[in-house]
RNA sequence: UUCUUCGGGGUUGGGUGUAAUUCCCUACUGGCGGUAAAGUCCGCGACCUGUGGCAGAAGACUGUUCCGGCAUGAUCCGGUACAGGAUAUUCUGUCUCGGCUGAUUCGGUGAAAGUCCGGAACCAACAGUAAAGUCUGGAUGAGAGAAGAA
Numbered sequence: 001u002u003c004u005u006c007g008g009g010g011u012u013g014g015g016u017g018u019a020a021u022u023c024c025c026u027a028c029u030g031g032c033g034g035u036a037a038a039g040u041c042c043g044c045g046a047c048c049u050g051u052g053g054c055a056g057a058a059g060a061c062u063g064u065u066c067c068g069g070c071a072u073g074a075u076c077c078g079g080u081a082c083a084g085g086a087u088a089u090u091c092u093g094u095c096u097c098g099g100c101u102g103a104u105u106c107g108g109u110g111a112a113a114g115u116c117c118g119g120a121a122c123c124a125a126c127a128g129u130a131a132a133g134u135c136u137g138g139a140u141g142a143g144a145g146a147a148g149a150a
Stems, first nucleotide, its partner, number of pairs: 001150006013025003027134002029124002031044004039122002048099003052095007061084004066079004104120005126137003
């Protein structure tokens, strides 16, 4: 450098109610790297989001061609194809660099622990739905990274 594989867990039991695995009581879960072994330290990923690059798509407007409304021409109306403004605008995807991004203390052991042991706490994107860390969905996705092969 290339390739392959792997790479997130969890609502038990009850209450109220027309309706809740969403409310209330109780129960349960803890991505990756670092470091004395960490959901709460430091850093990263995921969700959301901004600038810029690239790719794709879209629409109103203007002009022209042709068709129809209408036998003919003009006007008008509807449709059609092409061109223009346009290296634009909006939307989508992707890449890069950013932004945002939750929560802890006490005691003990020890050379060293906010990581171990004991106690008591706390936290958990977005969309849907009776208000969701645990259900369903984007997601058979993405990914910090881990292992292996050449």
The prediction has a mean pLDDT of 82. Predicted 3D model of a 150-nucleotide RNA (FMN riboswitch aptamer (RFN element)) from uncultured Acetatifactor sp. Taxonomically the source falls in Acetatifactor (Bacteria, Bacillati, Bacillota, Clostridia). The sequence is in RNAcentral, with records from MGnify.